[in-house]
RNA sequence: UGCUCUGUAGUGUAGCGGUAGCAUAAGAGGCUCAUAACCUCUAGGCCUAGGAUCGAAACCUAGCGGAGCAA
Numbered sequence: 001u002g003c004u005c006u007g008u009a010g011u012g013u014a015g016c017g018g019u020a021g022c023a024u025a026a027g028a029g030g031c032u033c034a035u036a037a038c039c040u041c042u043a044g045g046c047c048u049a050g051g052a053u054c055g056a057a058a059c060c061u062a063g064c065g066g067a068g069c070a071a
Base pairs, nucleotide, nucleotide: 001070002069003068004067005066006065007064010024011023012022013021018054026042027041028040029039030038047063048062049061050060051059
């Protein structure tokens, strides 16, 4: 320098253009003499900026971060 893959809650990860889920962690409550475990509830997220579309996490363009390959 070029090419490919990747970026989604604190963490790990799903997500055919039409309501962003799951697990775990956190907080509150329940249970218990108490703690843990267990049960219920709550809060918390689409890398950034544009574009196309009635509508984008998903499509297009540029950029940023990470991984790999070639030189």
Predicted 3D model of a 71-nucleotide RNA (transfer RNA) from Carpediemonas membranifera.
Taxonomically the source falls in Carpediemonas (Eukaryota, Metamonada, Fornicata, Carpediemonas-like organisms).
Its mean pLDDT, the model's own confidence on a scale to 100, is 85.
It matches the Rfam family "tRNA". Rfam classes the family as a transfer RNA.
The RNAcentral record of the sequence draws on Rfam.